Predicted 3D model of a 131-nucleotide RNA (FMN riboswitch aptamer (RFN element)) from Paracoccus rhizosphaerae. The sequence was found by an Rfam model in a public genome assembly. Model confidence (mean pLDDT): 76 of 100.
Formats: sequence, C1' cells, structure tokens
RNA sequence: AGCUGUUCUCAGGGCGGGGUGCAAUUCCCCACCGGCGGUCACAGCCCGCGAGCGCCCUUCCGAUGGAAGGGGUCAGCAGAUCCGGUGAAACUCCGGGGCCGACGGUAUAGUCCGGAUGAAAGAGAACCGCG
Repeated sequence: AGCUGUUCUCAGGGCGGGGUGCAAUUCCCCACCGGCGGUCACAGCCCGCGAGCGCCCUUCCGAUGGAAGGGGUCAGCAGAUCCGGUGAAACUCCGGGGCCGACGGUAUAGUCCGGAUGAAAGAGAACCGCG
C1' cells in the first nucleotide's frame, strides 16, 4: 500500500422585473438553480445512488382512521436531450434548440414556509487490529 473496525468533521442551489386579481415569490410573460459515485473527456436530463412520497411490519389510541417506531434484497412513483462542431475518445466540452424537478401548507410553488438545529448518497481526517 491493502483489508477490517472505531471515532470525528463535512455533505443543495435558485423569484429579480412586469401583468391579472380582494388575494399569487404559487397563475401568465420574461428570469434564476442543478446533491453524490461512475463513465476513454468536465453530465440536472447516459448508468447507478441518496433524500421524499408510496408500500410492508410492529406497537399504541377515543380505530372505515390516526400516532410512534422499524424495513432498501418492497422497487410502485423515483423526473427530464436532441441537432451541429472539435477530437483518438464527449447524449459529459463548444454552439444552438428543448425538457425536468418529493410531500404538507397557502390563490395552483423546482425557487416561499414546514417536517429539517433532521436524515443521507458520499467525501475527508485520526486511530486500533490483521497481514
């Protein structure tokens, strides 16, 4: 070096202008943003992962329902990209056009508020042990 374990740290950005309206950062026009790993070369939209919703299990309650806890080998929702150029190589770069974004709240929300001072893909550091 490698393997294994423990502890600690870190780990998401974005509504500015105008219009309508009693009311909208939610609608309409213009605007703005892009987690983590991988991939011959830099990726929101190529392959995966995470969070969220759903689903399942357990317990409790004043029970057609609700609350708390647990489950990732439950995978149902889990989104979305094309054209041209360069090149050995790019759905990743350059030019152009397009598209997408959990749940709850509220005038219909990727951008506001909330669960969340949470959780986490993963990144880093220190150390024990093995060999």